[in-house]
RNA sequence: CAGGUCGGUCGGGUGAUCGCGGCUCUGUAAAUCGGAGCCGAGGAAAGUCCGCACUCCAAAGAGCACGGUGCCGGGUAAUACCCGGGGCGGGGCAACCUGUCGGAUCGGGCCACAGAAACAAUCCGCUGAGUAAUUUAUUGCUCAGUAAGGGUGAAAAGGUGGUGUAAGAGACCACCGGAAGUUACAGUAAUGUAACUUGCCAGGUAACCCCCACCGGGAGCAAGGCCAAGCAGAGACAAGCGCGCAAGCGGGGAGGCUGCUCGUCUCCUGAUUAAUCCGAGUCUCGGGUAGGCCGCGGGAGGUGUGCUUAUGCAUGCCCAGAGAGAGAUGAUCACCCAGAUGGGUUGGCUGAAAACCGCUUUGGUUUUCUCCCUCUUCCAUCGGACAGAAUGCGGCUUAUAGACCGGCCUGGCGA
RNA sequence: CGGGGUGUAGCGCAGUUUGGCAGCGCACCGCGUUUGGGACGCGGGGGUCGGCGGUUCAAAUCCGCCCACCCCGACCA
Numbered sequence: 001c002a003g004g005u006c007g008g009u010c011g012g013g014u015g016a017u018c019g020c021g022g023c024u025c026u027g028u029a030a031a032u033c034g035g036a037g038c039c040g041a042g043g044a045a046a047g048u049c050c051g052c053a054c055u056c057c058a059a060a061g062a063g064c065a066c067g068g069u070g071c072c073g074g075g076u077a078a079u080a081c082c083c084g085g086g087g088c089g090g091g092g093c094a095a096c097c098u099g100u101c102g103g104a105u106c107g108g109g110c111c112a113c114a115g116a117a118a119c120a121a122u123c124c125g126c127u128g129a130g131u132a133a134u135u136u137a138u139u140g141c142u143c144a145g146u147a148a149g150g151g152u153g154a155a156a157a158g159g160u161g162g163u164g165u166a167a168g169a170g171a172c173c174a175c176c177g178g179a180a181g182u183u184a185c186a187g188u189a190a191u192g193u194a195a196c197u198u199g200c201c202a203g204g205u206a207a208c209c210c211c212c213a214c215c216g217g218g219a220g221c222a223a224g225g226c227c228a229a230g231c232a233g234a235g236a237c238a239a240g241c242g243c244g245c246a247a248g249c250g251g252g253g254a255g256g257c258u259g260c261u262c263g264u265c266u267c268c269u270g271a272u273u274a275a276u277c278c279g280a281g282u283c284u285c286g287g288g289u290a291g292g293c294c295g296c297g298g299g300a301g302g303u304g305u306g307c308u309u310a311u312g313c314a315u316g317c318c319c320a321g322a323g324a325g326a327g328a329u330g331a332u333c334a335c336c337c338a339g340a341u342g343g344g345u346u347g348g349c350u351g352a353a354a355a356c357c358g359c360u361u362u363g364g365u366u367u368u369c370u371c372c373c374u375c376u377u378c379c380a381u382c383g384g385a386c387a388g389a390a391u392g393c394g395g396c397u398u399a400u401a402g403a404c405c406g407g408c409c410u411g412g413c414g415a
Numbered sequence: 416c417g418g419g420g421u422g423u424a425g426c427g428c429a430g431u432u433u434g435g436c437a438g439c440g441c442a443c444c445g446c447g448u449u450u451g452g453g454a455c456g457c458g459g460g461g462g463u464c465g466g467c468g469g470u471u472c473a474a475a476u477c478c479g480c481c482c483a484c485c486c487c488g489a490c491c492a
Base pairs, nucleotide, nucleotide: 001411002410003409004408005407006406007405008404009403010402012336013335014334015333016332017331018330020040021039022038023037024036025035026034027033042386046397047396049395050394051393052392053391054220055219056218057217061262062261063260064259066216067215068214069213070212071085072084073083074082075081086101088099089098090097091096102211103210107209108208109205110204111203123150124149125146126145127144128143129142130141131140132139133138134137158176159175160174161173162172163171177201178200179198180197181196182195183194184193185192186191224294225293226292227291233285234284235283236282237281240278241250242249243248251269252268253267254266255265256264270277271276272275287491288490289489301319302318303316304315305314306313307312337384339382340381341380342379343378344377347373348372351369352368353367354366355365356364357363416488417487418486419485420484421483422482425441426440427439428438435472443459444458445457446456447455465481466480467479468478469477
């Protein structure tokens, strides 16, 4: 210098004019009207994928079901997030990136096509015995042994060499690869290292059921509270008993409460003409209003200092000001800033020519022309992405023109 | 603002539960039948399964992220 990789910061500025929302002050009898001042989007405000706060469901109980998470340790209000560490798989020359990373010996399911067989496999092949035929060492048949060889497949039962055998085989041996166990050491742990033992070597799939460990009650600011206005109710579904003077107790029914069981809580368990009415609550249909206030922004906030490997923790009190309700935060002009393109200028450099110094050559200096490149400065044109609060907050994910800063890696050149 | 669902050929839908050649009807094309057309019969073509990643030997199907479309939800008696 070029390319890459990781982390962080910013993501237009100033002024004028016009306009919009909110608050405070002020004018007016009072304002929704006028005037003045102040404030007015983001790193993602987005997707709503996680987790909380907050509110209501009486309280938020147990077991099962159901759903979720999944190496180890730590952080946090909490998480599927963050930080540190570990093993394995994948990508890259490397820096580095990446993975919903427990268990395949509890058990079950599945593995299409092909193949004999998809988990204790004999189709072909190899070998032995018996038997029949004959060309007398071959073929056919029956029985038995064999996973070394062939072929199929994504995947076929560790690999190489030897011993062994009728032929073979971890059957046995040496080395290599893996697994399990024991011991020692390091570490909080996951795990790692070393030594020894065992022929132990029987596939894959758990983002299939399942097993193990841990977590989870439901709904959501259209939650919910207060006020105002207005209307018309109708239907479906229950138990309707016992004791007691009564209060109450027991039984029964409905609901709270996603599903079941238990537990618990709330409400009902009434009349009389004796076959009708009543009936808490839930559901369905119909009717009315679509107004105001609160919830609603100071919060798990930023920043400085100290501690921590890091996430973070502690502390000072230094900083701070959107809040609409069909939804404000905008537009125009001028100048500036980062940047892109083109041209000029200055300097460097490649090559060529001429002159001079030195003079054998090499070399040195100056001038001119030409090519290329960088910087300074000037001019012209272009020019700032993705996007848009709606209860709040912490994460994740996705979109994002361009600029700046720092660490590291690879390659080239120079010292 | 909150909650839920769907996406497969030009159109309407199966297939997703339990992963294994992607199908049905209408429409389209060719041939036959007919004087000609329709109907009918025979044959044929057409798909990045909304997009991008992951798990797996293998994905429309299982998992994650994104995109588009659709539906529901106010309060009072």
Molecule: RNase P RNA; transfer RNA
Organism: Anaerolineales bacterium